[in-house]
Molecule: transfer RNA
Organism: uncultured Ignavibacteriales bacterium
RNA sequence: GGGCGCGUAGCUCAGGGGUAGAGCAUUUGCCUUUUAAGCAAAGGGUCGGUGGUUCGAGCCCACCCGCGCUCACCA
Repeated sequence: GGGCGCGUAGCUCAGGGGUAGAGCAUUUGCCUUUUAAGCAAAGGGUCGGUGGUUCGAGCCCACCCGCGCUCACCA
């Protein structure tokens, strides 16, 4: 340098055009002698960035950034 894949909540991930979600974690309450476990609720998101397509984009397209795999080059 080329090709491919990935980037969504604090972490791990789902969602592949029509209201952004789950588990764990956090906070509060319930329960319990207490803790853990369990139950209920709450908070937490510029969906990597910019632009484009579309009535409508997390999803499609282009470029860029970051990470990973692979091939090539150099030596």